[in-house]
RNA sequence: AGAGUUUGAUCCUGGCUCACCAUUGAACGCUGGCGGCAUGCUUUAAACAUGCAAGUCGAACGCGAAAGUUCCUUCGGGAAUGAGUAGAGUGGCGGACGGAUGAGUAACACGUAGGAAUCUGCCCUAAAGAGGGGGACAACUCCGCGAAAGCGGAGCUAAUACCGCAUAAUCUCUUCGGAGCAAAGCAGGGGACCUUCGGGCCUUGCACUUUAGGAUGAGCCUGCGUCAGAUUAGCUUGUUGGUGGGGUAAAGGCCUACCAAGGCAAGGAGGGUGUAGCUGGUCUGAGAGGACGAUCAGCCACAUUGGGACUGAGACACGGCCCAAACUCCUACGGGAGGCAGCAGUCGGGAAUAUUGGACAAUGGGCGCAAGCCUGAUCCAGCAAUGCCGCGUGUGUGAAGAAGGCCUACGGGUUGUAAAGCACUUUCAGUAGGGAGAAAAAACUCAAGGUUAAUACCUUUGAGCAUUGAUGUUACCUACAGAAGAAGCACCGGCUAACUCUGUGCCAGCAGCCGCGGUAAUACAGAGGGUGCAAGCGUUACUCGGAAUUACUGGGCGUAAAGCGAGUGUAGGCGGUCAGUUAAGUCAGGGGUGAAAUCCUCAGCCUAACUGAGGAAUUGCCUUUUGAUACUGCUUGACUUGAGGACAGGAGAGGAAAGUGGAAUUCCCCGGUGUAGCGGUGGAAUGCGUAGAUAUCGGGAGGAACACCAGAGGCGAAGGCGGCUUUCUGGACUGUCCCUGACGCUGAGACUCGAAAGCUAGGGGAGCAAACAGGAUUAGAUACCCUGGUAGUCCUAGCUGUAAACGAUGGAUACUAGAUUUUGCCAGAUUUGGCUUGGUCGAAGCUAACGCGUUAAGUAUCCCGCCUGGGGAGUACGGUCGCAAGGCUGAAACUCAAAGGAAUUGACGGGGACCCGCACAAGCAGUGGAGCAUGUGGUUUAAUUCGAUGCAACGCGAAGAACCUUACCUGGGCUUGAACUGCAGGCAUAGCCGCCUGAAAGGGUGGGUGAUCCACCUCUGGUGGAACCUGUAGAGGUGCUGCAUGGCUGUCGUCAGCUCGUGUCGUGAGAUGUUGGGUUAAGUCCCGCAACGAGCGCAACCCCUGCUCUUAGUUGUCAGCGAAUCAUGUCGGAUACUCUAAGAGGACUGCCGGUGACGAGCCGGAGGAAGGUGGGGAUGACGUCAAGUCAGCAUGGCCUUUAUGUCCAGGGCUACACACGUGCUACAAUGGGUGGUACAAAGGGCUGCGAAGCCGCGAGGUGAAGCAAAUCCAUAAAACCACUCUCAGUUCGGAUUGCAGGCUGCAAUUCGCCUGCAUGAAGCUGGAAUUGCUAGUAAUCGCGGAUCAGCUACGCCGCGGUGAAUGCGUUCUCGGGUCUUGUACACACCGCCCGUCACAUCACGAAAGCUGGUGGUACCAGAAGUCAUUGCUCUAACCCCUCGGGGAGGAAGAUGCCGAAGGUGUUGCUAGUGAUUGGGGUGAAGUCGUAACAAGGUA
Repeated sequence: AGAGUUUGAUCCUGGCUCACCAUUGAACGCUGGCGGCAUGCUUUAAACAUGCAAGUCGAACGCGAAAGUUCCUUCGGGAAUGAGUAGAGUGGCGGACGGAUGAGUAACACGUAGGAAUCUGCCCUAAAGAGGGGGACAACUCCGCGAAAGCGGAGCUAAUACCGCAUAAUCUCUUCGGAGCAAAGCAGGGGACCUUCGGGCCUUGCACUUUAGGAUGAGCCUGCGUCAGAUUAGCUUGUUGGUGGGGUAAAGGCCUACCAAGGCAAGGAGGGUGUAGCUGGUCUGAGAGGACGAUCAGCCACAUUGGGACUGAGACACGGCCCAAACUCCUACGGGAGGCAGCAGUCGGGAAUAUUGGACAAUGGGCGCAAGCCUGAUCCAGCAAUGCCGCGUGUGUGAAGAAGGCCUACGGGUUGUAAAGCACUUUCAGUAGGGAGAAAAAACUCAAGGUUAAUACCUUUGAGCAUUGAUGUUACCUACAGAAGAAGCACCGGCUAACUCUGUGCCAGCAGCCGCGGUAAUACAGAGGGUGCAAGCGUUACUCGGAAUUACUGGGCGUAAAGCGAGUGUAGGCGGUCAGUUAAGUCAGGGGUGAAAUCCUCAGCCUAACUGAGGAAUUGCCUUUUGAUACUGCUUGACUUGAGGACAGGAGAGGAAAGUGGAAUUCCCCGGUGUAGCGGUGGAAUGCGUAGAUAUCGGGAGGAACACCAGAGGCGAAGGCGGCUUUCUGGACUGUCCCUGACGCUGAGACUCGAAAGCUAGGGGAGCAAACAGGAUUAGAUACCCUGGUAGUCCUAGCUGUAAACGAUGGAUACUAGAUUUUGCCAGAUUUGGCUUGGUCGAAGCUAACGCGUUAAGUAUCCCGCCUGGGGAGUACGGUCGCAAGGCUGAAACUCAAAGGAAUUGACGGGGACCCGCACAAGCAGUGGAGCAUGUGGUUUAAUUCGAUGCAACGCGAAGAACCUUACCUGGGCUUGAACUGCAGGCAUAGCCGCCUGAAAGGGUGGGUGAUCCACCUCUGGUGGAACCUGUAGAGGUGCUGCAUGGCUGUCGUCAGCUCGUGUCGUGAGAUGUUGGGUUAAGUCCCGCAACGAGCGCAACCCCUGCUCUUAGUUGUCAGCGAAUCAUGUCGGAUACUCUAAGAGGACUGCCGGUGACGAGCCGGAGGAAGGUGGGGAUGACGUCAAGUCAGCAUGGCCUUUAUGUCCAGGGCUACACACGUGCUACAAUGGGUGGUACAAAGGGCUGCGAAGCCGCGAGGUGAAGCAAAUCCAUAAAACCACUCUCAGUUCGGAUUGCAGGCUGCAAUUCGCCUGCAUGAAGCUGGAAUUGCUAGUAAUCGCGGAUCAGCUACGCCGCGGUGAAUGCGUUCUCGGGUCUUGUACACACCGCCCGUCACAUCACGAAAGCUGGUGGUACCAGAAGUCAUUGCUCUAACCCCUCGGGGAGGAAGAUGCCGAAGGUGUUGCUAGUGAUUGGGGUGAAGUCGUAACAAGGUA
C1' cells in the first nucleotide's frame, strides 16, 4: 500500500467481498512439554443450603460463672484456686470505611472551569475551662405470659449514661438596654502539707467542655461539554419575579399567603419513546475521527420490590429499625424468621467464566495507653493455553541417494541427509543436596534531650537485646543418568504462499467473494507431495481500518443517486472604499488547573512480558493576567464605483378588463337549382340518402379559434403569451451622469404564482373528443383503422398544486482568446464602435466520455436546496393539506451481487443508401398427378445392423447385400483363441493319409511315414533360431464417447474479403490504414487522405480447348507416282493435307475516335482464328456451424475378456395400411411401326476383349481368327430417304401376370439379370406449390467406363451427335458485400423481456377483536412515619409551694395535613396475538398473451 466481482472487451460511477505480525473478559473443533506475568458470570439486579466477611475497649461502669485442681467435711456440702477469667449488660468509638454490582439514571449524574450562603467525629494550632449537686434505668433477683421469637410487672444498683445549679466570651440572640448557653473522669508517678487513711493535693498522659483558625471530608449553586429520532412543535399556574412568613447546616418557590404576568423554544423548548452508569482511558487509525467504557483508578447510583423516618459529625444506612408487597423457611396455627449485586460454594439461565483453600508474615483499616483482638480488604496458593512473553522437543556427520509410500513418458523422479549408522551435547522436565530476598519494627534494657517541684512517670533520638514467613519441597546454585519424557493444526482454482494421482459423476459435497461438481475435478472425498503458522492452529462472533462508502482534514448533483416548478421575502449566513475609537473574535507571552496509572527514558527481575524512579504529554470554544491591533466585529465620521432614484427616449404575442372584425367549420332554421348516390378505407362495412342526401347558390343562427405577417424573432420569474381598438397596469433596455450614500447578495420556515387533466356551483356548447355503441381487422382485438358520440374542451366564481413543470444545468459577483450572426437604443459622413439581447462555431481549461466553453459543465468567493448500491417504494404506518381524486412528509422486514452512465467492436432491424448473383423478371424444359425404379421416414419383425436429418440428410457412406460382404437375428461350437509380439518349457507334438458323428464349424479316433527349413560347431551327433504345442504376459472388440481428439470433408462461397508491422489519434476497449470520389468480375485499378508499407485471398503463373508455325511421320494419313483387287491405304512408296504430340508464336485496351479531372477506366471502330477474364477446368483467405465422420484409417479415456472376442449353418438388411425426396418410361402424329442409308468422340480389354462361319425367332450356343492395342474386339443413335398408321385409351403406353427358355454362379425359394409367346393396368400434359438453364448452353440422341462371377444401372462418372428461345430492367422474393443509423442483443432476434393467473415458501401491512406492559387523570381508601393540634389519661430530676398540690416540659392515645402499595372509572402510548384480507420478495423446466428494446412492427 491494495485486490476480486457488473462487460464480448473498455473507461467511469457504485455497492458487495477479501487480505491484514490489528483487536477481544471471548466461545467451539483438533492437538497439547515447561516457566514467568496478567485475566477469568459479558447471560437471570434470578433464587439461594452451609461456613466465614465488623468489631473492639476492664486504663468509663456495675455484675459475674463453670470445668479442673488443692484443702476441710457432720458426707448434705463448704473454702481456696481457677478469676474479677469466660460471659452477657450499661457506656464509648467504629458498623456512613473497606468489599460487591451497574438495575435505575439523558440528569448539575458525570467531565471541566468557577462560585458563596454552609457543616465537618477522629487529627493539628491557639485561647479559656473542667466547681458543686441530683434523680434514674439496664444487668441482677423474684413473679407471670408464650411452642418459639420474645414480652410484661415488681424490686435493687454503678458510671466518661442522664438532669439542674454555678461560672461565661472573641459564642448565640437582641428592641442594642440587655438576655442566654458547657463540662467527666480514668490511669501512671510523687517531695512537702492535709486526711475520715479511701484519699485530698501536685504532676504527666489519655479522655471531657466552650471558642477561633487549619487540614480532611461532605452539602449547595453556576458557565460550558455530554446518544438517537421532528413520523414528538409549541410548553408553562408554583409556572417567572417580588413581599411577608415557614423550613434547612446552608442560598433558593424548597414550602406557604398575597401581588405582578411573566418565563422557555427551530442554536430544538416541553413532554414522551428507545438506548445508556459517567470519566481517566481501551482498541483501531498516518492523522482527523470511529467503536467501546472488563481488569486498574476517580465520581455516581443501588442493596429482594416500594415507602419512611430514627440514631449520628456523617445515612434516609448491603451484613440497622418501622410499614406495605412478592417469595422462602419455622410453627403447638395463636404467631414468628429471612434477604450473598461481600468471599467461597449450590441451583437455574447460557456458547461461556475458577477453590465451600492458606495466612494476617507484609500493606492498609477499626477499637485499644498498650500488649493485642478483628479484618474472604489484602497477601499467597489451587483450577483454566483465556491472553501476552520466554524456553525446549536435540547437534554434527552420513549417498548404497537403502527399504517402504507416491508419481511415471517405464528411462526415471520425489519423499531425501530425511532415516538407519557413527560421533557429541544435556537447556527444560526427573532424582538428590545446598539455599537468598520479601523483616522493618513494636515490645524490653541502657544513654542523651524535652516535660515537671522531681534524678519519678511520659515522650523524642541513639545504642543494645532477641523474637516474628501463609507463600515454601520458593527463586537461584550444584551433582547424577540418558537422545532419553516433549508437534500439531490449517491450507494448496483466483484473490493468496503452496500440485499431482485415485474415487465420485449437478450425486455426495465445497463455498469469504467470484464460483466449483452433469466420466479425464490442481475447487468435492482420500492419498503422496508442498506452503504457512507453531504449543498452538483453525472456525465463529464483535470492533476499527482498508471505506475519500457521510468526504472538517477529504466527495458530489447536464446524462451515473442528487438543483425545490418559479418567484417575493423573515430569521440567519456573507458583504464595497477611506479614516478614528474600542479590543469581543484573533494572535503572542506569563500564571492556575488539566489526580495517579496509561506514553517516553533510565533502572530492576539472565531477556521479554512485568515492576520501580524520573520526564514528557494531557491537542482544553477551560480560567486568569499582561500586551499586539493587520484582518473580522462594535461604534463614530466621510466617500462613490455596488444598489436605488430623477429626467429624456424608443421596442415588445408582458398582465387585467371592456368593446369589435372577417375567413372557415357545422346545419339547428328558411328558400332556390338538381338527381342517385354520398361518405369512408389497405380493402370494406357500419352510417347518411327518393320523406330528395352529397354537390351548388342566397339568407339567418351560434360557438370556438385567430390563416398570411411569422423568423433559430419578441415579452415574461416560471407556468406561459399571437385578429383589431380603447382604458388601467408590471418589468427590462438606451442616453444624460443630476440626486441618495452600502440602502447589498442569498434565503430555513412563511407567503404568492403555477400547463394539462380533475372537482364544486351556474352558464355555454360550432368543431374536436376520454367513456360508450356499432363496423372492420384478427386465432382473439375490451386496441391500432372507420362511422357515430357523452363528459370535457369555452365563460364566471372557487378548489386542486402536480408534469420529461427540461437547458434533465439553483441564485449573485468577478476574472479567463476569438470568429460569426440576431433584437433594441445610442454615437458616427462611411468603413465602424458602445451597452443590451438571442444563437452558432471554437482558445485555454474542465469532463468517465459524450460534450461545455464570456448565456461555462472553466477559475474563484458567498448563500440556499439535494444525494449516498439495486429492488421492496415514493409503498406502509403516523401526521398534515384537500369536497374528492389525491398531494406533501416518508420508513422497515425481506431479497440480490449487482443495478447504472458514456463510449467501442460485432450481430440484428417488418431503419436508410449503394452494389452483385438464373435472385426476380423475360423465356425453354421440367418436378408436384400416373406406372415403375431407388433412397428416407413410419410401421412391422427374432432381426428388419449402423451412420447421414433445413439449405449443407433422403439414386447419401454403398464404384454392385442370393452365400461371402455383414457389422443384425436364431441355433450350434472354440477359449492364449481367426490374425500379432515377448518370455519360459517341450520335441513322436508339426506335416501327411483315413474313419465315425454333424447342417457346417467342430468334436472323437486310427494309421504308417516322419525332423523336413536356416545358421554355427568339437559333425553317427550337438547347439541355437524358425515352425508347432503347453504355460504366462497379453491379444481381440464395426462396444461407448465426433461434446476428449488427429486427419479428411461439407457449408457460407470462387463471396471479396481477412489481417499485420511501424507511425498517428484516443485514459482505454479501439480507431486510422481498409473510410471518401470514381471504376472493376474483384480491397481490380486511379485520385484524394495521418498515414506509409506488407501478408493471406483476387488476378496471373498450371491443364484442356480455339488459330498459325517449327520439328517428327507409325500402328495414323493418301494429294501426286506405281502395283494388286469385285471392293477396301491392301502393297511399294510419300509425308503435301488431316491427324498425332513436343515446342514456339499469338491478345497487351497494343492502335484509332469519343467520353472521363489530363487518371483508372468505359463506349464505338479497325485489324485479327480469337477482344477486353476468348471458352472450360484445377485452385476454396481469416473464420462460422461443439456441422459430418471413433463404422475408411489413426487415437486418449471408459467398458468387455469361456464374451460385447472368434468360427459355422440358416435367416435378415429385399418386410408394407401409409408419407416424402430423387429418377426412368409415358400420355403420342415435331409421333409409333417397318425397310433402306450416313456421320462420332472418349474409354476398356489376357482367369480378358473375342471376329468371321454355323445353329437358334431370340437371349444365347458353338467356333476359334485377331489383339497386351492410333493395327483386333467395333455396327453409334437421333438425323436422312421411303411405306404405313389418322386422333382412338389407339399399331399410343407399357405396368402386372401366365407359360416356355437362356446366362452367371457350390447355390437364383426367400432374393439375380436377360429372351420369346401371351396378357395389355394406370395414364389423354398434371392443384397449391416448386426446380434447372444465358450458347455449343437448355432440350434431345445414342456411346463408353468404374464397381463386378452375375446383377436390381432407369444410378454415378465421362464422351460426342443434333441444337434453340429470352434477358425491358432491379420495384418486389431469396442470398451476399460495403457504408451509415438505432439497440435494453453479445449463447448475439431461434436474442432479450413484461404483466395477470396457478403452485410452493418467506417477511410485512390492514382487520371484528383478545391478552399483556406502561403512563396521564378523577375519585375511594389510607400502612409506617415526620410535622401540627390536643379539654381527657400518665409523668423521677427543673420552678413555685401552705408539702396536699400546681406549673413548665414530656409520653401514650386521639385528631388533622402529606403519604406507598391497593381499588374503581376514564383516556393515551406500546408489545404480542387474530378468522379473514392486501400487495410485495423468492423459486430449472407451468398457463395466457407479446407491453418494452430495431421505426419492436400504432415512435
Model confidence (mean pLDDT): 81 of 100. Predicted 3D model of a 1499-nucleotide RNA (small-subunit ribosomal RNA) from an uncultured bacterium. RNAcentral holds the sequence, with entries from ENA.